The RNA shown here (small-subunit ribosomal RNA) has 1519 nucleotides and comes from a metagenome.
[in-house]
């Protein structure tokens, strides 16, 4: 600190997604120790159990029992002593309001912070003063007794206190009055002078001076503990107050105790907290009121940081304590382990009644998940007590979860035959890998023995020292001494020894992002995925494997949180086309606001004081062996609050000023609005006139109109609506708009002068206006035009475009609507930043009078452009440039401007405005292609002109079909189809049936025999099988004998061979194609952010990116042209096999002779716009011309760029991978490819007379020929036999060339044109022609009379017609590949139809138009509205109820203390009960709001191959 991912590629915009940290975690795989931390995030869901708050005997009264000892005894027990003044229970005092828990609820002075309390309380504690004085009455316990199952109630009776009451005192101290001081005017202190009200409890140890009893108590004294009464302190709490912290405006109006006096009541206290009475306010867009969430802080978690996001563990504060409501007690609760009521739910019940509340520690059930029903009160806290002590699931420990952090180990060195064995592999090797084995070490943890802590201070005998008090001494207090005693954890930590490499390594990933490759299965199956995206037979992306790559007692995965995301943007974002400027103004609030001084001191800034708890974070240091951890200091808390201070800017205030705004005064242009009057054209309709058959309408038609007189035309007439030319990127207006003329009314804007006002300004959320066309509601009006309608056409359809007609409406009054592509897609305002050129309105100046012209100013409105800007295109004093102020908007694409609510409307609809769902993208600009039924240039036999075919027959030949055992494969528009086939009867060959082989027909390598060879027989169809004769050769070694080798054949084993098996979508190579078009691209500069561009475009030219000429380009490379090769003319060379002018010959260049000519075939020449004229830009080059055999590339052949088409072939060949191995290979014999109802492609021959035939009769080029061409000759009608000269070929053969001419017949017909097809009878080739050859001869004599829609070919020696010949090949050619003969027509011309170059334009296309796309239907899926209605929760208002309680009233019942009375009794205080007020549950009723469900309906998304059409994108075929 960035990356993926839209595009063919680019930039931009924006969105998804990664990588990074973080966690009270679950979950998967795995799992050695140890320390510190943490653990019920859900069901504030229900709880079994047991434990969590008691304790004091020095507050009082009463007071066991077991045990253990005695003694008696009737052997049942009884006493007595001890347990014990215990124990359990009572009064009675403190405590129980702390501490532990939860987050349910709450948006709230609940929290936080900072003030206030002159408006209050604080038990226990400190600390002053001053006090504890006489009396009374009762009561729990306990004892008897009554009810109940029980829980627990009742009655008598006794009995005590530091319990209760009375009464006396009164330093304070409350209250009244008097006075007096401060003051924050609300009070608050203080004097005392007066009056009045109000206290108390004793217990313990200790002494014995005094006084009584008197070893020694008791009053007393005196310590100590209490205890009243009051001041101060301290703590800790209540109230108030400023400010501060969610979301929703689809909650916008809320309130009646509701806001405020006055008066009381009630608090500890202010206060409507409460009550009556009076006013009628109070709060709110600086968001009240309603939903919805959600305890709040310190802090935590990421961030650079501002911010975000949480609020678990610790610590503060707050609420709660099954749920709703109440109060009592008490300093303190409305009270987690108290009370009363209700209600729900659980437990008991004898059915009458009861009892319970873990959101305290543990524990159960439930959940994706979160511990033990430990152990200690040893420390730290608390609670009682005078203390020991005694409680204390507070708390310190322990236990268990790798939950999380931090440490440590699972060994260390050496070790290379780089083993064994795995994986790969080009088979050579590579890796795993010093890894392992070995060898030599070390001991951490773990295991086993022994040692052994800190946490312990305290408590407290004893003893000294000093106080207080006393008459003194103790008792007591403090400080020291210090006997003894105390530890859950735990026999733990740590130490020491002993053991042994011995118990201790996994997880995820390896396509990009993103670190890390191979092999093997799988075949769009099966899976994987965070984003792009892999898998359809070579998958680094599945699944395994080796192997690497990270992390490590962990790793990975989900969910979550912030980053990354400048992705709400304060720091730090946009809004002309990407999302985004409100349709325009007025103007409210509110932001914001000119210039000079003075004041104040609101912000603003300095200093200072207070506070910002601790913890934590940070920065020293220390403590645990380090480290987390944990301590000790410090720093920071950017923040409120007092205080002083400073005055520049901001407020705010006072006094001014004129530059902004405004006035007013003189010009002034105009479709600005409105009202009412006029006014010509020109459509239509009415009336009349001429007039006669059509008009009228379109691509062409027709509905239509017209003989009942149309259209045309002439004249008169009615009526509506709009105002041609002027008219202009001119004018006016704020927008919508605005356009003939006069007249009235009216707004707004510019220029000029000078004066006046004196900042009176800009912006405007709400709001109020205005606001194109349609449309809506009422009355008019109504020519024309014209939605819906109708016909007519087009069309496959045509609910359209196009014609014919036509209603609403377009017009007017008046009232809705309130919207647009209401657009410059550009808010308003000020200020500043080069210019040039039009044009409007108004001024100046100049100049000869006049200024439309020339210079200037200021308003407007355009078009070029400079910096700047901007992704770019482009914007540029009319900014989208720098800059300020103010107000609306925007945050991925669909869903959707849509539900739903609200508001507006007579409707139609309009505003506002989501979610759920899906998708990896939606987009903008701008490059390069393609591509348009856009353009503009120009080629091509592209079309036209022309010739002549196909398409129709017949046959022949290749394809489709179909058929077969096979009818083997392959090629499929063009560019497959007389193609691979330049030769299928067998072979060929692959196919199909049968027969067989199995190291194979073929290669190499071992092993035995055999020389190789030649040959005969038997059986099979053949292959093959079986049985035989003949023969021994070469080389080396050795004396022989024999051994070995080399070619060869048999047999045998096993590496192997073979495969026309797949895969041309895994390849090489060759091929076809666009296209013989002209075009493709580098380097270097330049240009652009870039992809790219430029060059290559541009004028010209040319077959040509061919030349020229411009040119920010300057070169170059493949191609193009030229070089090659045939051919045209000429020279030289050379003359046999060729040629023959001259000269002799001959039947014949037959011979001699020549090589002149032809011609052979070497080599040269010649053709280059060179030369002339013209014309072009002084050019390239175009035209004519000359001269030539030949002229502007002379014809004509090789020649084929980048590249496309995943064309084409694995069956020529080569080759990767898969596959088959007694078969998919190999042998053979038959048979198939030759099939045949059809289809279609190339062809041949023909329909005839430009012909058929019959006869004679000229002239070729090329080629071929010894496994052969084959002559004369003779046979046969004839294929063809026979023969065999001659030829290895300018020599011989094949050979006759045809058409042609010349003559003869044929006479227009299915023929003397056409030949199919069949019968017959032959050659010939070959082993063999039945399937299934050609070729002959005789006989037969089919379609066919020129071929439909369509379609091909060709521009000159072509086309067309005519023979010839080759290659394959025993034999077969209509094909194919060559030769020559003869020998035409037309090309105005480029508007079309194909193909193609170049340049422009569009573009939603890039698989590139065969592209890409859009709705309806139909299917499934899915999430959402609406919908009778059901139905869950909350909620408002009305009544009705009214339990417990407080307060109030009554109190006839009860009633010790006081008071009167001897007494009984009466009185007072009091209590029940009993009324009333209010009040929880709880009932009725009517309304709101969220939600769940719903027959059934809308519409939405979403799905490889589904209907039907073609809206949109190229003019998308109607922009």
């Nucleotide at each position: 600190a960035g990356a993926g991912u839209u595009u063919g590629a680019u930039c931009c915009u924006g969105g998804c997604u990664c990588a990074g940290a973080g966690c009270g975690a679950a979950c998967g795989c795995u799992g050695g120790c140890g320390g510190c931390g943490u653990g019920c995030u859900u069901a504030a869901c229900a709880c079994a159990u047991g434990c969590a708050a008691g304790u004091c005997g020095a507050g009082c009264g009463a007071g066991a029992a077991a045990g253990g000892g005695g003694a008696c005894u009737u052997c049942g027990g009884u006493c007595c002593c001890u347990g014990a003044g215990u124990a359990a229970a009572g009064c009675g005092g403190c405590g129980a309001a702390c501490g532990g828990g939860u987050g349910a609820g709450u948006a709230u002075c609940a929290c936080g912070u900072g003030g206030a309390u002159a408006a209050c309380g604080u038990a226990c504690c400190c600390u002053u003063c001053g006090g504890u004085c006489c009396g009374g009455g009762a009561u729990a316990a306990c004892a008897c007794u009554u009810c109940g199952a029980a829980a627990g109630a009742g009655g008598u009776g006794c009995u005590a206190a530091u319990a209760c009451c009375g009464g006396a005192u009164a330093c304070g101290u409350u209250c009244c009055g008097g006075c007096c001081u401060c003051c924050u005017c609300g009070g608050a202190g203080g004097u005392c002078c007066g009056g009045a009200g109000g206290a108390a409890a004793g217990g313990u140890g200790g002494c014995c001076u005094c006084u009584c009893c008197u070893u020694g108590g008791a009053a007393g004294c005196u310590a100590c503990c209490g205890u009243c009464g009051a001041g101060g302190g301290a703590u800790c709490g209540g109230u108030c107050c400023g400010c501060g912290g969610c979301c929703c405006a689809u909650c916008a109006g809320c309130u009646u105790g509701u806001u405020g006096g006055c008066g009381g009541g009630g608090u500890a206290a202010c206060g409507g907290c409460c009550c009556a009475c009076c006013a009628a306010g109070g709060c709110u867009u600086u968001g009240a009121c309603g939903g919805g969430u959600a305890g709040c802080u310190g802090g935590u978690c990421u961030g650079a940081g501002a911010g975000g996001a949480c609020g678990a563990u610790c610590a503060g504060c707050c609420a709660c304590a099954c749920u709703g409501g109440a109060a009592c007690u008490g300093a303190g609760a409305c009270a987690c382990g108290g009370u009363c009521c209700a209600g729900a739910c659980u437990c008991c019940u004898a059915c009458g009644g009861g009892a319970g509340g873990c959101a305290g520690c543990a524990g159960u059930g439930g959940g994706a998940a979160u511990a033990u029903u430990g152990c200690g009160c040893a420390a730290u806290g608390g609670g009682g007590g005078a203390a020991a002590c005694c409680c204390u699931g507070a708390c310190g420990c322990a236990g268990c979860g790798a939950c999380g952090c931090c440490g440590c180990g699972u060994g260390g060195g050496c070790g290379a035959u780089g083993a064994a064995g795995g994986c790969c592999u080009u088979c050579g090797g590579g890796u795993c890998g010093u890894a392992a084995a070995g060898c030599c070490c070390u001991g951490u943890c773990g295991g086993g023995a022994g040692g052994g802590a800190c946490g312990a201070a305290c408590c407290a005998a004893u003893c000294g020292a000093g106080g207080a008090g006393u008459a003194a001494u103790c008792c007591c207090c403090u400080c020291g001494u210090g006997c003894g005693g105390u530890g859950a954890c735990g026999g733990u930590a740590c130490c020491u020894c002993c053991u042994a490499a011995g118990g201790a390594a996994g997880c995820g990933c390896c396509g990009g992002c993103u670190a890390a490759c191979u092999c093997c299965g799988u075949g769009c199956c099966a899976g994987c995925a965070g984003c792009c995206g892999c898998g359809g037979u070579a998958a680094u992306a599945c699944g395994g494997a080796g192997g690497g790559c990270g992390c490590a007692a962990g790793c990975g995965u989900u969910g979550c949180u912030c980053g990354g995301a400048a992705u709400u943007a304060c720091u730090g974002g946009g809004c002309g086309u990407a999302a985004a400027g409100g349709g325009c103004g007025u103007g409210u609030a509110g932001g914001c606001g000119g210039c000079u001084a003075g004041g104040u001191g609101u912000g603003u800034c300095g200093g200072a004081u207070g506070u910002g708890a601790a913890a934590g974070c940070c920065c020293u240091c220390g403590g645990c062996u380090c480290a987390a951890c944990c301590g000790a200091g410090g720093a920071a808390g950017c923040g409120c609050a007092u205080c002083c201070g400073a005055a520049a800017c901001u407020g705010c205030u006072u006094a001014g000023c004129u530059a902004g705004a405004g006035g007013u005064c003189g010009g002034u242009a105009g479709a600005g609005g409105g009202u009412a009057g006029g006014g010509g054209a020109a459509u239509u309709c009415c009336c009349g006139g001429u007039g006669u058959a059509g008009a009228g309408g379109u691509g062409a038609a027709a509905u239509u109109c017209g003989u009942a007189g149309a259209u045309a035309u002439c004249g008169g007439g009615a009526g509506g609506a709009a105002c041609a030319c002027c008219c202009g990127u001119g004018g006016c207006g704020a927008a919508g708009g605005c356009g003939c003329c006069u007249a009235c009314c009216u707004g707004g804007g510019c220029c000029g002068c000078g004066c006046c006002u004196g900042a009176c300004g800009c912006u405007g959320a709400g709001a109020c206006g205005c606001g194109a066309a349609a449309g809506c509601g009422u009355g008019g009006g109504g020519a024309g035009c014209a939605a819906a309608c109708a016909g007519g056409a087009u069309u496959a359809g045509a609910u359209a475009c196009c014609c014919u007609g036509g209603u609403a409406g377009u017009c007017c009054a008046c009232g809705c609507c309130g919207u647009a592509a209401a657009c410059g897609a550009u808010g308003g305002g000020u200020g500043c930043u080069a210019g040039g050129u039009g044009u409007u309105g108004c001024g100046g100046g100049u100049a000869a009078c006049c200024a439309c012209u020339c210079c200037u100013g200021c308003a407007g409105u355009g078009c070029c452009g400079a910096a700047g800007u901007u992704a770019a295109g482009g914007c540029a004093u009319u900014a989208a440039g720098c800059a300020c102020c103010c107000c609306g908007c925007c945050u991925g694409g669909g869903g959707a401007g849509u539900a739903c609510g609200g508001c507006c409307g007579c409707a139609a609809g309009g505003c506002u405005a989501a979610a759920a769902c899906u998708c990896a993208a939606a987009g903008g600009a701008a490059u390069u292609g393609a591509c348009g039924g856009g353009g503009g240039c120009c080629c091509g036999c592209a079309c036209a002109a022309g010739c002549g075919g196909u398409g129709g027959a017949g046959c022949a030949u290749g394809u489709g079909g179909u058929u077969c055992a096979a009818u083997u494969c392959g090629a499929c528009g063009c560019a497959a189809c007389g193609c691979g086939a330049a030769g299928a009867a067998c072979c060929u060959u692959a196919c199909c049936u049968g027969g067989g082989u199995u190291u194979g027909a073929c290669a190499u390598c071992c092993c035995g025999a055999g020389a190789a060879c030649c040959u005969g027989c038997c059986u099979g169809a053949a292959a093959g099988g079986g049985c035989g004769g003949g023969g021994u050769g070469c080389c080396c070694c050795u004396u022989u004998u024999g051994g070995g080798g080399a070619a060869u054949u048999c047999g045998g084993a096993g590496a192997c061979a073979g495969g026309u098996g797949c895969u041309g979508c895994a390849u090489g190579g060759c091929u076809g194609u666009c296209g013989u078009c002209a075009g493709c691209u580098c380097g270097u500069g330049u240009c652009g952010u870039g992809a790219g561009a430029u060059g290559u475009u541009g004028g010209g030219u040319u077959a040509a990116g061919u030349c020229c000429c411009g040119c920010a380009a300057c070169g170059a490379g493949c191609g193009c042209a030229a070089c090659c090769c045939c051919u045209g003319u000429c020279c030289u060379u050379a003359g046999u096999u060729g040629c023959c002018a001259u000269c002799a010959u001959u039947u014949a260049g037959u011979u001699g002779g020549g090589c002149a000519c032809u011609c052979u075939a070497g080599g040269g020449a010649g053709a280059c716009u060179g030369c002339c004229g013209g014309u072009g830009u002084c050019a390239a080059g175009c035209c004519g011309g000359a001269g030539g055999a030949a002229g502007g590339u002379g014809g004509g052949g090789a020649u084929g760029a980048c590249g496309u088409c995943a064309a084409g072939u694995c069956c020529u060949c080569a080759u990767g991978g898969c596959c088959c191995u007694u078969a998919u290979a190999c042998c053979c014999a038959g048979g198939g490819c030759u099939a045949c109802a059809c289809a279609c492609g190339u062809g041949c021959u023909a329909c005839a007379a430009u012909g058929g035939u019959c006869g004679g009769u000229a002239c070729a080029a090329a080629c071929g020929g010894u496994c052969g061409c084959a002559a004369a000759c003779c046979c046969g009608c004839g294929a063809g036999g026979g023969g065999g000269a001659g030829c290895u070929a300018a020599u011989c053969c094949g050979a006759a060339a045809a058409c042609g001419c010349c003559g003869g017949c044929c006479u227009c017909a299915g023929u003397u044109c056409g030949g199919a097809u069949u019968g017959g009878a032959g050659u010939c080739u070959g082993c063999a022609a039945c399937u299934c050859g050609a070729c002959u001869c005789c006989a037969u004599g089919a379609a066919g009379u020129c071929g439909g829609a369509a379609u091909c070919g060709c521009u000159a020696g072509u086309a067309a017609u005519c023979g010839c010949g080759c290659a394959u090949c025993a034999g077969c050619a209509c094909g194919g590949c060559g030769c020559g003969g003869u020998g035409a027509a037309u090309a105005c011309g480029u508007u079309c139809c194909c193909g193609g170059g170049c340049c422009u334009u569009g573009u939603a296309c890039a698989c590139a138009c065969c592209g890409c796309c859009c709705g309806u239907c139909a299917c499934a899926c899915c999430a959402c509205g609406a919908a009778a209605g059901c139905u869950u929760g909350c909620u408002g208002c009305u009544c009705c109820g009214g339990a417990a309680g407080u307060c109030a009233g009554u109190g006839u019942g009860c009633c010790a203390a006081c008071c009167c009375g001897c007494a009984a009794g009466g009185g007072a205080c009091g209590c029940a009960g009993c009324u009333g007020c209010c009040c929880a549950a709880g009932g009725a009723g009517u309304g709101g709001c969220c939600g769940g469900u719903g027959a059934u309906u809308g519409g939405g998304g979403u799905g490889a191959a589904g209907u039907c059409g073609g809206a949109a994108c190229a003019a998308g075929g109607u922009a």
Its Rfam family is "Bacterial small subunit ribosomal RNA". Its family is annotated with structural constituent of ribosome and ribosome in the Gene Ontology.